[in-house]
Model confidence (mean pLDDT): 75 of 100.
Two RNAs folded together computationally: RNase P RNA and transfer RNA, 488 nucleotides in total.
It holds a member of the Rfam family "Bacterial RNase P class A". By type it is a ribozyme. Gene Ontology terms of the family: dimeric ribonuclease P complex, tRNA processing and ribonuclease P activity.
RNA sequence: GACGCCGUUCGGGUGAUCGCCGGCCGGGCCUCGGCCCGGCGGGAGGAAAGUCCGAGCUCCACAGAGCACGAUGCCGGGUAACCCCCGGUGGCGGAAACGCCGAGGAGAGUGCCACAGAGAAGAGACCGCCGUCGCUCGCGCCCGCGAAUUGACGGCAAGGGUGAAACGGCGGGGUAAGAGCCCACCGCGUCCGCGGCAACGCGGACGGCACGGCAAACCCCAUCGGGAGCAAGGCCGCGUAGGCAGGCGCAGCCCGGCGCCGCAUGCCGGCAUCGGGCGCAAGGGCUGCUCGCCCGAGCCUGCGGGUAGGCCGCUUGAGGUGCCGGGCGACCGGCAUCCUAGAGGAAUGAUCGCCUCCGCGCCGCGGGGAGACCCGGGCGCGAGACAGAACUCGGCUUAUAGAGCGACGUCGACC
RNA sequence: GGGUCGAUAGCUCAGUCGGUAGAGCUGCGGAUUUUUAAUCCGUCGGUCCUCGGUUCAAGCCCGAGUCGACCCA
Numbered sequence: 001g002a003c004g005c006c007g008u009u010c011g012g013g014u015g016a017u018c019g020c021c022g023g024c025c026g027g028g029c030c031u032c033g034g035c036c037c038g039g040c041g042g043g044a045g046g047a048a049a050g051u052c053c054g055a056g057c058u059c060c061a062c063a064g065a066g067c068a069c070g071a072u073g074c075c076g077g078g079u080a081a082c083c084c085c086c087g088g089u090g091g092c093g094g095a096a097a098c099g100c101c102g103a104g105g106a107g108a109g110u111g112c113c114a115c116a117g118a119g120a121a122g123a124g125a126c127c128g129c130c131g132u133c134g135c136u137c138g139c140g141c142c143c144g145c146g147a148a149u150u151g152a153c154g155g156c157a158a159g160g161g162u163g164a165a166a167c168g169g170c171g172g173g174g175u176a177a178g179a180g181c182c183c184a185c186c187g188c189g190u191c192c193g194c195g196g197c198a199a200c201g202c203g204g205a206c207g208g209c210a211c212g213g214c215a216a217a218c219c220c221c222a223u224c225g226g227g228a229g230c231a232a233g234g235c236c237g238c239g240u241a242g243g244c245a246g247g248c249g250c251a252g253c254c255c256g257g258c259g260c261c262g263c264a265u266g267c268c269g270g271c272a273u274c275g276g277g278c279g280c281a282a283g284g285g286c287u288g289c290u291c292g293c294c295c296g297a298g299c300c301u302g303c304g305g306g307u308a309g310g311c312c313g314c315u316u317g318a319g320g321u322g323c324c325g326g327g328c329g330a331c332c333g334g335c336a337u338c339c340u341a342g343a344g345g346a347a348u349g350a351u352c353g354c355c356u357c358c359g360c361g362c363c364g365c366g367g368g369g370a371g372a373c374c375c376g377g378g379c380g381c382g383a384g385a386c387a388g389a390a391c392u393c394g395g396c397u398u399a400u401a402g403a404g405c406g407a408c409g410u411c412g413a414c415c
Numbered sequence: 416g417g418g419u420c421g422a423u424a425g426c427u428c429a430g431u432c433g434g435u436a437g438a439g440c441u442g443c444g445g446a447u448u449u450u451u452a453a454u455c456c457g458u459c460g461g462u463c464c465u466c467g468g469u470u471c472a473a474g475c476c477c478g479a480g481u482c483g484a485c486c487c488a
Stems, first nucleotide, its partner, number of pairs: 001411004006406005012355007020043002023040008045386001049397002052395005057229004064291004069225005074088005089103001090101004104220002109218002111214003126160002128156007136147004168186002171183003187209001188207008233312004243303006252278006259271004263266001283295004319338008356383001358382006365376004416487007425440004434471001442458005464480005
């Protein structure tokens, strides 16, 4: 220097003028709730996005049990938590730096494996290889021997062929031909030893092979998960009013208090109302089902009508920055310091300068070169990516013009 | 802001337990008819929204994205 690979930072700066949003302070006006004027300081992001995960917070019952359902899935750690992150193991890719992996169980069961093929899971023989017998031919004939084709019976699975996948692989021995039939190596399985917290690794012995693939098919195992979401939810105000039609349900008893009535004037009886207890009960809640728990005098359906205002929630938080310490790291701890939009369909912008980055164009400018052209300078034009807070955090994913910094690998040249 | 669902032929929709995609209408050609409509026969027509992954194999299973529809106070 070229090609590559990984991490990380930024994502224009600054000045003036005119605006926009909300806050504080001061002043003015009135119908006392707002309006207007002036000043001061504040006002988008690395993804504010997708809403894909995980939480805080709020309500539903104090968040219960079982089943169902869903999610996660090598091991260890981090964290409030996680489908996240870090470190390791194994597999795959790469020459390497390095990258990728939903990576538990197929020796618990069920299911599927189209087409092709002989055979697709305790499988199978189309071509083939081999043996015996028969037929034919040759050796002059029988016997015997040999050969080719073909037929029957049998053995085999080496080779060919099909397929995504063919029931261990390759080599040697062996055999009629073959075959873990035997042997070595590799693979696989079981056991043992050593190392490691573990996943797993290394070594040894044994077994002659039984155990194909798919679980992002059902499923099994382990772990986790109650539901909804700031339009959650709380307070105030306004309004319609207990509207009409249809259907369903109602069980009372006891105690106490205030009041009224009666006449037999009592620790009396009755009526109405308030509070409490026990009970019946349509229906409702715990957002799939069952149990269990709770509420309960109203409930359900249709039609019709009204409100769509204010305040809180709301931004100080598992917060940012710097230094020190622990840890390989994710991260954790300590100290110091900082406060940084909060609104309603919702502001954060525009114009003109200067600087700077980059791109394009021009120059009878300077340097190099034979030249194409390269390096530098000046002028002009363009300011340029993705994008836009809406309760708040931690992640992931996706989009992103351009610029910077730091490692590492390979190759080449020079010293 | 939050939640739920969908995308398959020109249109409306099927597609089961993954095995190589159909139906009706439309279009085109023919028959019938004096002609048209209707009817009958035949036929054309597919980026299964896009990109990845799992698998031998994906419209279907999983992830990411694009577009569209609906719901809430």